[in-house]
Molecule: RNase P RNA; transfer RNA
Organism: Candidatus Angelobacter sp.
RNA sequence: AUGCCGGGCCGGAUGGUCGCUCAAAUCCUGUGAACGCCGGGGGUUUCUCCGGGCAGCGCGGGAGGAGAGAGGAAAGUCCGAACUCCCCAGAGCAGUGUGCCGGAUAACGUCCGGGAGGGUGAAUUCAAGUUCACUCGACGGAAAGUGCCACAGAGAAUAUACCGCCCUGGUCAACCGGCCGGGGUAAGGGUGAAAAGGUGCGGUAAGAGCGCACCGCCCGGACAGUAAUGUCCGGGGCAGGGCAAACCCCACACGGAGCAAGACCAAAUAGGAAGGGAUUCCGUCAGCAAUGCCGGAAGCGUUUCUGCUCGAAGCGCCAAACCUUCGGGUAGGUCGCUUGAGCCGGACAGCAAUGGCCGGCCUAGAGGAAUGACCGUCGGCGGCGGCAACGCCGUUACAGAAUUCGGCUUAUAGGCUCGGCAUCACU
RNA sequence: GCCGGGGUAGCUCACUGGUAGAGCGCCGCCCUGAAAAGGCGGGCGUAGCCAGUUCGAUUCUGGCCCCCGGCACCA
Numbered sequence: 001a002u003g004c005c006g007g008g009c010c011g012g013a014u015g016g017u018c019g020c021u022c023a024a025a026u027c028c029u030g031u032g033a034a035c036g037c038c039g040g041g042g043g044u045u046u047c048u049c050c051g052g053g054c055a056g057c058g059c060g061g062g063a064g065g066a067g068a069g070a071g072g073a074a075a076g077u078c079c080g081a082a083c084u085c086c087c088c089a090g091a092g093c094a095g096u097g098u099g100c101c102g103g104a105u106a107a108c109g110u111c112c113g114g115g116a117g118g119g120u121g122a123a124u125u126c127a128a129g130u131u132c133a134c135u136c137g138a139c140g141g142a143a144a145g146u147g148c149c150a151c152a153g154a155g156a157a158u159a160u161a162c163c164g165c166c167c168u169g170g171u172c173a174a175c176c177g178g179c180c181g182g183g184g185u186a187a188g189g190g191u192g193a194a195a196a197g198g199u200g201c202g203g204u205a206a207g208a209g210c211g212c213a214c215c216g217c218c219c220g221g222a223c224a225g226u227a228a229u230g231u232c233c234g235g236g237g238c239a240g241g242g243c244a245a246a247c248c249c250c251a252c253a254c255g256g257a258g259c260a261a262g263a264c265c266a267a268a269u270a271g272g273a274a275g276g277g278a279u280u281c282c283g284u285c286a287g288c289a290a291u292g293c294c295g296g297a298a299g300c301g302u303u304u305c306u307g308c309u310c311g312a313a314g315c316g317c318c319a320a321a322c323c324u325u326c327g328g329g330u331a332g333g334u335c336g337c338u339u340g341a342g343c344c345g346g347a348c349a350g351c352a353a354u355g356g357c358c359g360g361c362c363u364a365g366a367g368g369a370a371u372g373a374c375c376g377u378c379g380g381c382g383g384c385g386g387c388a389a390c391g392c393c394g395u396u397a398c399a400g401a402a403u404u405c406g407g408c409u410u411a412u413a414g415g416c417u418c419g420g421c422a423u424c425a426c427u
Numbered sequence: 428g429c430c431g432g433g434g435u436a437g438c439u440c441a442c443u444g445g446u447a448g449a450g451c452g453c454c455g456c457c458c459u460g461a462a463a464a465g466g467c468g469g470g471c472g473u474a475g476c477c478a479g480u481u482c483g484a485u486u487c488u489g490g491c492c493c494c495c496g497g498c499a500c501c502a
Stems, first nucleotide, its partner, number of pairs: 001423010012378007020069003026063007035056001037052006071398001075409002078407005083258004090310004095254005100114005115139001117136008140249002145247002147243003162189002164185009197215006216238001217236008262335004272326005279298005285292002299317007328501003342361005348355002379396007428498007437451004445482001452471001453469005475491005
């Protein structure tokens, strides 16, 4: 210098003309009496009562126009919250989500640090393996239970004898060997994603944790660490394949809806139609009786506890509440609505995420929805011409607020910067 | 803006961790002078796309893309 990987940051500048949205000061104007002012009364003061209306002030209307006006993702709406309403007797079940450890945070499935594991490369070892560097990930439990593991293969979770290897009986035969049998063997071949610890040496008829060494695994203990976990020691020849982004188990968390939430004002109409939609008994009284009033018991319906059941509360039981469908009317204004877990800078604590402290700043609030268009100059990138200075042409991304924040994910021309690796050149 | 549902053959839809089917349509052959009807045969497919989990994904999980639907107030 170039390329690749990973992290962080920026993502045009400036001037003119014409437009759009919000809007401070100021001026004009309407109206009112909560506050203030003035006058009076009560009361020790705070306070309180009555009256007035220059206009201070509040609420409107108009003119005016200082000043301000998209993003790193405003996006997807995938998580977590704030805020608002409903519910705020409860219990159980179901459901959903998260999942190594510690920390950060308002909270999180996010972030930071660590642990263990996978992959790649290098070194080393006879080999298995070990060490180092880089990098990746949704990483509880498979020794609670159930289920699945197609095809291929002899055998797929109670392991398995197809080929092979070894021993042996009979027979052909008589050297090897062929055929029919009986056993041993998981070393070798083959199938598969996976074949029941691995490598090496010994051992054996052939083999095998059969024995030994190392590695892995299980059990126990000690030590280090907040912990995940690691190291060491002792014991055991080894039992228990994979899948939980299969059901499930364990631990923890979770009420429901969403700014079209919700509050206020104004206007208009048919306060509409159809369907669904629950009753008996006992007692007193009245009555000739049918029956009626009142009270009680059980039952039923419905609403709420926003999935279900129990249970609780409210209302109702002959006709409403309520539910479903259809139909009718208005689709106007104000608030919520932007000062907030806010932004910038500094030093401090911390490995870091982050935190508190000090100083400064106010930075869109629209609603059929503003933030734009054109021109000039300077940049960036690419191409062509030129020895060069430079000139000409093209291009300048992704995309656009809608209650507000913290994250994640996705899109993004071009550029800056940090770290690592590789190659080349020079010293 | 907020919230739900879906994407499989040309069309309408199934299935579900193990080679993806049905009806209609379409194509070829037979039958006919020709056509319709009928008979026989053929699946015509990146399971919207990309990753991950798994030995194996249409199915399970995550992220994108597209389509459809609902949500205002009054009485």